Model confidence (mean pLDDT): 84 of 100.
A computed fold for a 1488-nucleotide RNA from an uncultured bacterium, annotated as small-subunit ribosomal RNA.
């Protein structure tokens, strides 16, 4: 620091996901040790049991025990100090609660410290104890008696308190301080004792701790916008330690809020923790500080301090006891229990240390604390050994498997060590004190020295010794991201998965194994937070098209603001001071063997406050300026706005005339109109709406928008001048106004057009597109609505940054061509910007100011709430759930019922067919024991098959074999073989007879057997493959190198202008070249030359025959087959730059590629073939192998393809006659002759073939016949008789003869071939082959046409261009309803809870006020006394406040609800075809 994921690929936008760190964690697997830390995040749920706050006899009396009668010990009570600390929890709280900085001139502070003064003298009670009583208990009541450091007077008294007078000083105000031999009044105490002390009272000061107040900071929601009556302030009181509406009476009417009041939700706050480069985000366990709470709620008392966790009272809920009358209780202290939960420990030891309470002290108490226990919860450390050891052992795994690789120096084996664990022994520090004893010093308070004495942890840490490698390794992962690969199993199953995605028979992705990688006493998974994410952007983002500029203006608050000058010092900057607790973090040093951990010092704590200074910038207030802005004057412009008046054309209508049969409408029609006279035409009239030409790429307006002419009213811009004001400015949240069309309301108007509606068409349907009609509406007035793809998809204002060229308005200038300038409006373009397209002085460039808006797609601009509206609806505007994308621009293709251009028997023009018939053949289907398999649009179907009776043969039935065949090696035996016979369908099995060859030999040949090695499979996968092939297509294309352009995919080249059969060639060109294709080179053919001359030829010469190149001979000709020549637009004319084209051109056998063949670019179709062959993998192995017999592949209701033969006279039949080419032939072709009607048979010359044979070519020609008919056409079918091949023609061969004589009279929709020696037609040959289904196929020659105007259309193809939402590429993509399943959600008669406002009722405890009743020790008065009265107090009564509770009525929120609405998701459901191409009616926005 980045990576994966949208695409065929690219760039961008954008979300999702991953790698890192962290954790009070949990879960899974695993686990040796130690140190240090941490440990109910949930139910502030309920709690059994024990413990957690007591102490003091040096305050008091008394009880009990003991007593050596001196005393000692102990206990409840009174008293006093403490119990407000320490410990727990996070409910509540959005608050001066917390943090930070201040203030208190408005305050308190027990214990502690220092100082000052005092401590005199009295009185009355009351616990306890005793007696009596009540109660189950808790406990309570009455009487008598008693003490105090308990309580109450009195005395004294101030620097205390209250009031009055005077002086001085200070403060921001109220005010404060201080002095006064100035004054008046008020207020106190307690004693104990061992005589040393200690306590008490008043006061001042300090320290500590608190209280109150203030500035600033402190979560989310505006779908919470208004809140407030003690409310805000004042005066006077009350209350408090103290200020204060804290409380009360009265007076005033204020106070808070867009800088977010009120309301709702959530939450203890901070130091800190985690993360991050930082800014930030998130968090508030452990430790420290503060706050709040103590079963829920309320209340006060006591006290220095509480509204009190282990105090009290009351109400409530709950639990327990009860004799039913009444009582008791509060673990959010430490343990522990139940419950909840994914989940969190021992009912441990000790006060030894630290700290606290109390006491003079010893001491007592202390679940604070110190320790131990449990838990891998975390962090840190250690170990599970180290060295050597290669036949690289065995085993495992893998492979190309004689063998190799890997596990792997790993093991074995040899040597060494002993941490840890185990055992044995030793053994701390933490402890210094208090206190006691002795000694010393002293200012008598105390201090110092020596000794004694105190350890829960713990016989722990640590140390030593002993033996022995001995006691100790797992977890996750291995497709990419991401480090690590193979085999087997499985077969879209089982499963995996963080994202992308794996799995449908060769899975590095599932499961196992081997191996590897990572970490390691841990490793993974899950949850959560930060990071990556610049993905909320202050640092640090955007808004033309990706999400995003408000429809437009005016303007409030707010934000921002020109030039000069001096002032101030708020912002800003600097210095200094205070504070910023400690811990944490960082740096140094040190201590535990290291580390974690800890100690100490430092810096830091980016903050806040104060103070002193600086003054550039900003602010503030003062003075000035003119350039921003505005005003003024003069010209000028325009479809700017409002209202009125006027006009012509056209459409429609009315009346009348002329006139007659149609009009209208469409792709074609029909509906409609018309003989009651339409349409057409003329005249006159009426009505409404819109304004041709001018007119423009123009103008005006803020936008919406504005168009006949004219008038009135009105607004505005620009230009020129430089007369005035003097920053008056810009933007603009809310607000206000304007705002197309549609729509709404009321009233008019209504010609044309035209939703709805009706009819006619179209169509599978057609609630559409087309046609005929037609109502709202469109128009006017007034009032609403407030939205549009309200668009330049581009907010407003200002400044700056090259140019060229149009145009509108004004001004200046002019040599009248033009030039300059300001404002507007267009095109192109530089720099620059941008993902690109593009923008480019009218910015999307470079900057400034302000506003608005965006943050993945869907759900959804939906729901709910609120606001607006008459309504329609508008504004504001979510969530659940779901997806791994959705998008933008551009690229290459493909496609288009887009365009341009070109080509092809593509159409057209022609000729002949197919589709109808019969038959042949192939296929489908069906059938079958089997009808073997493959080929299936074009590119399967007379195809593999160029020969299925057996064989072939792969299929079926049945019968056999476990091998056969071949090869190699070794061993062994022998002939092999032949003949014959038996069983059998044969294979096969058995019997009998006969018997080796070559070689001198060794040995070899042949055959059988045994063994070893290699079996065999037409079984599967052509979607694992090679090879071969089809097709696009013999179409003209397909690419590369370098360069250039582009961020890139890519482009350029290859496009363009011509030309060609051709990417053929030429020209041009940021391209220049090259390759594979095209063409040429090859073969056949057409002409000629030459060479050669047999088997071919025969002109001339000779011989010769009935005839015949038969013979001699010839080398002329034909021919044969070698070699050459020839054709290149070379020549001419025209056109053209050229390439080239044209010409009945010349010449030539042939002319523009002469004709034909071979030859098939990059690639496409997972095209075809595992059954030609080869081959990976899988499968079978007495069978899926192999042998044999028979059957089947030949089936037959049908359907299709391809042929053949026909339907006849251009023909059939008969007779006669003529002319090819190319082939084949020894298991062969076979002449001649003989036999047979014939197929054929017999005999057999010749020929290994330019020699002989197959072999008669046929159409054709001549003559005769048939005369239009199911025929003298046609030949199927069937019968009989034969021939040939073959082991064998039944299933199932071909042929011959005789007989039979079916359909068929030219073929519906549709469809095929062919452009010249072609189509058509005629025969001949060959391969395969015993024979043959052949009419097929491959070749050969004979005869031999017609037509092409042309490229509009159909099909296919090439190039350019355009659109695209397609890329499996239009056989694409994709929308909505319906049906089914699941999910979340809205509405919903309601129902059940929570919270809360308001109005009431009621009112416990308590405090306060009042009080005429009852009671009453201290003090006072009177009285000799008893007593009486007073003061004060208690009880009672009453009033105010108020918790709980209750009633009513609202608000809000959660859950639930028959039914209902839409939404989302779901391999193969239904209906249609809306969108993407002109998507077949261009699409889209608003509205009805």
């Nucleotide at each position: 620091a980045g990576a994966g994921u949208u695409u065929g690929a690219u760039c961008c936008u954008g979300g999702c996901u991953c790698a890192g760190g962290a954790u009070g964690a949990a879960c899974g697997c695993u686990a040796g040790c130690g140190g240090c830390a941490g440990g109910c995040c949930u139910a502030a749920u309920a709690c059994a049991u024990g413990c957690a706050a007591g102490g003091c006899g040096a305050g008091g009396g008394g009880g009990c025990a003991u007593u050596u009668c001196g005393g000692u010990g102990u206990c409840a009570c009174c008293g006093u100090c403490g119990u407000a600390c320490g410990g727990g929890u996070g409910c509540g709280u959005a608050a001066c609660g917390c943090g930070u900085a201040u203030g208190c001139a408005a305050c308190c502070u027990a214990c502690c410290c220092a100082c000052u003064a005092c401590u005199g003298g009295g009185g009355g009670a009351u616990a306890g104890c005793c007696c009596g009583g009540g109660g189950a208990a808790a406990c309570c009541c009455g009487g008598a008696u008693u003490a105090a450091u308990a309580c109450c007077g009195c005395a004294u008294a101030a620097u205390a308190c209250a009031g009055g007078g005077g002086g001085c000083c200070c403060g921001c105000a109220u005010g404060g301080g201080u002095c006064u031999a100035u004054u008046u009044g008020u207020u106190a105490a307690a004693g104990a004792u061992u005589u040393a002390u200690u306590g008490g009272u008043a006061g001042u000061g300090g320290a500590u701790g608190g209280g109150c107040a203030u500035g600033c900071g402190u979560u989310c929601g505006a779908u919470u916008a208004g809140c407030u009556a003690g409310u805000u302030g004042g005066c006077g009181g009350g209350g408090u330690a103290a200020c204060g509406g804290c409380c009360c009476a009265c007076c005033a009417a204020g106070g808070c809020g867009a800088c977010g009041a009120u309301c709702g939700a959530u939450a203890g706050g901070g130091g800190a923790g985690c993360u991050g480069a930082g800014a930030g985000g998130u968090c508030g366990a452990u430790c420290c500080c503060c706050c709040a709470c103590a079963c829920g709620g309320g209340c006060a008392c006591u006290g220095a301090g509480a509204u009190a966790c282990g105090g009290g009272c009351c109400c409530g809920a709950c639990u327990c006891c009860u004799a039913c009358g009444g009582g008791a209780g509060g673990c959010a202290g430490c343990a522990g229990u139940a419950g909840g939960g994914a989940a969190u420990a021992u009912u441990g030891g000790g006060c030894a240390a630290u700290g606290g309470a109390u006491g003079c002290a010893a001491g007592u108490c202390u679940g604070a604390c110190c320790c131990a226990g449990c838990c891998a919860u975390g962090c840190c450390g250690c170990g599970u050994g180290c060295c050597g050891g290669a036949u690289g052992a065995a085993g495992g795994c893998c492979c190309u498997c004689a063998g190799g690789g890997u596990u792997g120096u790993a093991a074995a084996c040899g040597g060494c060590u002993u941490u840890u664990a185990u055992c044995u022994g030793g053994g701390a520090a933490g402890a210094a004190g208090a206190c006691c004893a002795g000694g010393g010093a002293u200012g008598c308070g105390u201090c110092c020295c020596u000794g004694g004495g105190u350890g829960a942890c713990g016989g722990u840490a640590c140390c030593a010794g002993a033996g022995g490698a001995a006691u100790a390794a797992g977890c996750a992962c291995c497709g990419g991201c991401u480090a690590a690969c193979u085999c087997c199993g499985u077969g879209c199953c089982a499963g995996c998965a963080g994202c992308c995605g794996c799995g449908g028979u060769a899975a590095u992705a599932c499961g196992g194994a081997g191996g590897g990688u990572g970490c390691g006493a841990g490793c993974g998974u899950u949850g959560u937070c930060c990071g990556g994410a610049u993905u909320u952007a202050u640092u640090g983002g955007g808004u033309u098209u990706a999400a995003a500029g408000g429809g437009u203006g005016c303007g409030u608050a707010g934000g921002u603001g020109g030039c000069c000058u001096g002032g101030u010092a708020a912002g800003u900057c600097a210095g200094u001071g205070g504070u910023g607790a400690a811990a944490u973090g960082c740096g140094g040093u040190c201590g535990c063997u290291c580390a974690a951990c800890g100690a100490u010092c430092g810096a830091a704590c980016u903050g806040c406050c104060a103070u002193u200074g600086a003054u550039a910038c900003u602010g503030c207030g003062g003075g000035g300026c003119u350039u921003g802005a505005g005003a003024c004057a003069g010209a000028u412009g325009g479809a700017g706005g409002u209202c009125g008046c006027c006009g012509g054309a056209a459409c429609g209508g009315a009346u009348g005339g002329u006139g007659u049969a149609g009009c209208g409408g469409u792709g074609a029609a029909a509906u409609g109109c018309a003989u009651a006279g339409a349409u057409a035409u003329c005249a006159u009239c009426c009505a409404g709406a819109a304004c041709a030409c001018c007119g423009a790429u123009u103008g005006c307006g803020a936008a919406g928008g504005c168009a006949g002419g004219u008038g009135a009213c009105u607004a505005c811009g620009c230009c020129u001048g430089a007369u005035c004001u003097g920053a008056c400015a810009c933007u603009g949240a809310g607000g206000c106004a304007c705002g197309a069309a549609a729509g709404c309301a009321u009233g008019g108007g209504g010609a044309g057009c035209a939703a709805a509606c009706a009819g006619g068409a179209u169509u599978a349907g057609a609630u559409a597109c087309c046609c005929u009609g037609g109502u709202a509406g469109u128009c006017c007035a007034u009032g609403c609505c407030g939205u549009a793809a309200a668009c330049g998809a581009u907010g407003a204002g200002g400044a700056c940054u090259c140019g060229c060229u149009g145009u509108u308005g004004g001004c200046c200038u002019u040599u009248c061509g033009g030039g300059g300038u300001c404002a507007g409006u267009g095109g192109c373009u530089u720099a620059g910007g941008g993902a690109a397209a593009c923008c480019g002085u009218u910015a999307a460039g470079u900057c400034c100011u302000c506003c608005a808006c965006c943050u993945g797609g869907g759900g959804a601009g939906u729901a709910c709430g609120c606001c607006g509206g008459c309504a329609a609806c508008g504004g504001u505007g979510a969530a659940a759930c779901u997806c791994a994308a959705a998008g933008g621009a551009a690229u290459u293709g493909a496609c288009g019922g887009g365009g341009g251009u070109c080509c092809g028997c593509a159409c057209a023009a022609g000729c002949g067919g197919u589709g109808g018939a019969g038959c042949a053949u192939g296929u489908g289907g069906u059938u079958u024991a089997a009808u073997u398999c493959g080929a299936u649009g074009a590119u399967a179907c007379g195809c593999g098959a160029g020969g299925a009776a057996c064989c072939u043969u792969a299929c079926c039935u049945g019968g056999g074999c476990u091998a056969a065949a071949u090869c190699a090696c070794a061993c062994u035996g022998g002939a092999c073989g032949g003949g014959u016979u038996c069983a059998g369908a044969a294979a096969u099995g058995g019997g009998c007879c006969u018997u080796c060859c070559c070689g001198c030999a060794a040995g070899g040949g042949c055959c059988g057997g045994u063994g070893u090695g290699a079996a065999g499979g037409u079984g599967c996968u052509g979607c694992a493959u090679g090879g071969c092939u089809g097709u696009c297509g013999u179409c003209a294309g397909c690419u590369c190198g370098u360069g250039u352009c582009g961020u890139g995919a890519g482009a350029u080249g290859u496009u363009g202008g011509g030309u060609u059969a051709a990417g053929u060639c030429c020209c041009g060109c940021a391209a220049c070249g090259a390759g594979c294709g095209c063409a040429a080179c090859c073969c056949c053919u057409a002409u000629g030359a030459u060479u050669a001359g047999u088997u071919g030829c025969c002109a001339g010469c000779a011989c010769g025959u009935u005839a015949a190149g038969g013979u001699g001979g010839g080398g002329a000709c034909u021919c044969u087959a070698g070699u050459c020549a020839g054709a290149c637009u070379g020549c001419c004319u025209g056109c053209g730059c050229a390439a080239g084209c044209a010409g009945a051109g010349a010449g030539g056998a042939a002319g523009g590629a002469g004709g034909g063949g071979a030859c098939g670019a990059c690639g496409u179709c997972a095209a075809g073939u595992c059954a030609u062959c080869a081959u990976g993998g899988c499968c079978c192995u007495u069978a899926c192998g192999u042998c044999c017999a028979g059957g089947g592949c030949u089936a037959c209701a049908c359907a299709c393809g391809u042929a053949c033969u026909a339907c006849a006279a251009u023909g059939g039949g008969a007779a006669g006659g003529a002319c090819a080419g190319a082939g084949g032939g020894c298991u062969g072709c076979a002449a001649a002759c003989c036999c047979g009607c014939g197929a054929g048979g017999g005999c057999g010359a010749g020929c290994c073939a330019a020699u002989c044979c197959c072999a008669g070519a046929a159409a054709c020609c001549u003559u005769c016949u048939c005369u239009c008919a199911g025929u003298c056409c046609g030949g199927a079918u069937c019968g009989c008789a034969g021939u040939c091949u073959g082991c064998a023609a039944c299933u199932c061969g071909a042929c011959u003869g005789c007989g039979u004589g079916a359909a068929g009279u030219c073929g519906g929709a549709a469809u095929c071939g062919c452009u010249a020696g072609u189509a058509a037609u005629c025969g001949c040959a060959g391969a395969u082959c015993a024979g043959c289904a052949u009419u097929g196929c491959u070749g050969c020659g004979g005869u031999g046409a017609a037509u092409a105007c042309g490229u509009u259309c159909c099909c296919g193809g090439g190039c350019c261009u355009u659109g695209u939402a397609c890329a499996c590429a239009c056989c694409g993509c994709c929308c909505g309803u319906c049906a089914c399943a699941c999910c979340a959600u809205g509405g919903g008669a309601g129902u059940g809870g929570g919270u809360u406002g308001c109005u009431c009722c009621a009112g416990a405890a308590g405090c306060c006020g009042c009080u005429a009743g009852u009671c009453u020790a201290a003090c006072c008065a009177c009285g000799c006394a008893a007593g009486u009265g007073g003061a004060g107090g208690a009880c009672g009564g009453u009033g105010a406040c108020c918790a709980c509770g209750g009633a009513g009525u609202g608000a809000u929120u959660c859950a639930u609800g028959a039914c209902u609405g839409g939404g989302g998701u779901g391999a193969a459901g239904u209906c249609g075809u809306a969108a993407c191409a002109a998507g077949g009616u261009a699409a889209c926005c608003g509205u009805a």
Notes
RNAcentral holds the sequence, with entries from ENA and SILVA. Rfam family: Bacterial small subunit ribosomal RNA.